[in-house]
Molecule: Bacterial RNase P class A
Organism: Bdellovibrionales bacterium
RNA sequence: CCAAACAGCCGGAUGGUCGCUGGUUUCGCAAGAAACGAGAGGAAAGUCCGGGCUCCAGUUGAAUAGGAUGGUGGGUAACGCCCACCCGCUGUACUGGCGACGGUAUAGUGAGAGACAGUGCCACAGAGAACAAACCGCUCAAAGCGGGGGCCGGUUGCGCAUCGCGCAGAGGGUACCCGCCAGAGUAAGGGUGAAAAGGUGGGGUAAGAGCCCACCGCGUUGAUAGAGAUAUCAGCGGCACGGCAAACCUCAUCCGGAGCAAGAUCAUGUAGGUGUGUUACUUGGGUUUUCUGCAAAGAAAAUUCGGGUCGCGGUGUUCACACGCGUACACACGGGUUGAUUGCUUGAGCGCCCGAGUAAUUUGGCGCCUAGAGGAAUGACCAUCGCCCGCAAGGGAGACAGAACCCGGCUUAUAGGCUGUUUGGCACU
Numbered sequence: 001c002c003a004a005a006c007a008g009c010c011g012g013a014u015g016g017u018c019g020c021u022g023g024u025u026u027c028g029c030a031a032g033a034a035a036c037g038a039g040a041g042g043a044a045a046g047u048c049c050g051g052g053c054u055c056c057a058g059u060u061g062a063a064u065a066g067g068a069u070g071g072u073g074g075g076u077a078a079c080g081c082c083c084a085c086c087c088g089c090u091g092u093a094c095u096g097g098c099g100a101c102g103g104u105a106u107a108g109u110g111a112g113a114g115a116c117a118g119u120g121c122c123a124c125a126g127a128g129a130a131c132a133a134a135c136c137g138c139u140c141a142a143a144g145c146g147g148g149g150g151c152c153g154g155u156u157g158c159g160c161a162u163c164g165c166g167c168a169g170a171g172g173g174u175a176c177c178c179g180c181c182a183g184a185g186u187a188a189g190g191g192u193g194a195a196a197a198g199g200u201g202g203g204g205u206a207a208g209a210g211c212c213c214a215c216c217g218c219g220u221u222g223a224u225a226g227a228g229a230u231a232u233c234a235g236c237g238g239c240a241c242g243g244c245a246a247a248c249c250u251c252a253u254c255c256g257g258a259g260c261a262a263g264a265u266c267a268u269g270u271a272g273g274u275g276u277g278u279u280a281c282u283u284g285g286g287u288u289u290u291c292u293g294c295a296a297a298g299a300a301a302a303u304u305c306g307g308g309u310c311g312c313g314g315u316g317u318u319c320a321c322a323c324g325c326g327u328a329c330a331c332a333c334g335g336g337u338u339g340a341u342u343g344c345u346u347g348a349g350c351g352c353c354c355g356a357g358u359a360a361u362u363u364g365g366c367g368c369c370u371a372g373a374g375g376a377a378u379g380a381c382c383a384u385c386g387c388c389c390g391c392a393a394g395g396g397a398g399a400c401a402g403a404a405c406c407c408g409g410c411u412u413a414u415a416g417g418c419u420g421u422u423u424g425g426c427a428c429u
Base pairs, nucleotide, nucleotide: 001425002424003423004422005421006420007419008418009417010416012385013384014383015382016381017380018379020039021038023036024035025034026033027032041400045411046410048409049408050407051406052405053259054258055257056256058321060320061319062318063317064316066255067254068253069252070251071085072084073083074082075081086112087110088109089108090107091106092105093104094103095102096101113250114249118248119247120244121243122242135190136189137186138185139184140183144180145179147178148177149176150174151173152172155169156168157167158166159165160164198216199215200214201213202212203211217239218237219236220235221234222233223232224231225230263342264341265340266339273333274332275331276330277329280309281308282307283306284305285304286303287302288301289300290299291298292297310326311325312324313323349368350367351366352365353364355362356361387396388395389394
């Protein structure tokens, strides 16, 4: 310098004219007129999370169903989001070590709690896949065999010859070497596989093996540092019955439901509809009426105010309490309502500054008001600047895509441009 991948940001600005819509002010009885100022995104998309808000409704206590999250800590209204840190894995650069394997920096990534609570799975291949093993190999130590050799003591024959030595034959002993036989040992090497009973270096052995030693790893005890996850060091122990929970499951923490077509008000209007099922009991007081009674008082009926039992009732379910109701309630059929206003935009709002904090974020101070349509407005043209193509003249706006109660996130889409990191290539030094 070029290319690729990943991450982030931008994805036009200012002014004028005309047009559309809402708002504020003034004029107007009204219709309307004038002035001022505003008017679609980084994702407005997805409807995946979390809320504000509205209603169920009292949501109070307990249990349960279902769902979600999952290293530690912080942030936030909250979250499955954001920030920092820890650990694992994978690369790159430098570096220590015989080696296994480490150290420092940096980039990416992890659905990062638990596998001796239980159940389950690991196809095929392979000898063997967790109460898991001998296919190919390696060894022959130990035990056995006098088959060959060696060795040992004798013996016969021959030769030489002083003792004795050499050659040859037959026979005996011996497990020193080779061999033999079945067998024994082995889990180091090779093979199968995603994964095979820790790894490296050395000793030892017949050959091997934590069999032994050192180191790495693993387990455990303690100390130190840290809020913590965790890290470091020291001691002890030859230590391995692996992996999968994005399998069921266990543990910890959290979670009512429905949703702006939520809801509220006004107007209009029908059938305050029809049918079926099912309903109460008891007790105290007051009032009225009737009866009996000389009166006191008693009885009955109606009505009203309370209590108890029982029953019904509500947006997960059950129970308890509370509350409402007692012609409540449940089921089925049928009718009316499609109009208007509101909810509807000042917000956990935005911008800047000092401070706190590694950061996310945040106390405080100052400033600003930036769509609210209602079948759906937010546009067109011109000029200047900026952006892209082009030597210039000149030309061009091409991506993904349009608010509908609002906000914080996540995910997805994106022509072109800019910034950064990593990787590769080329050139120079």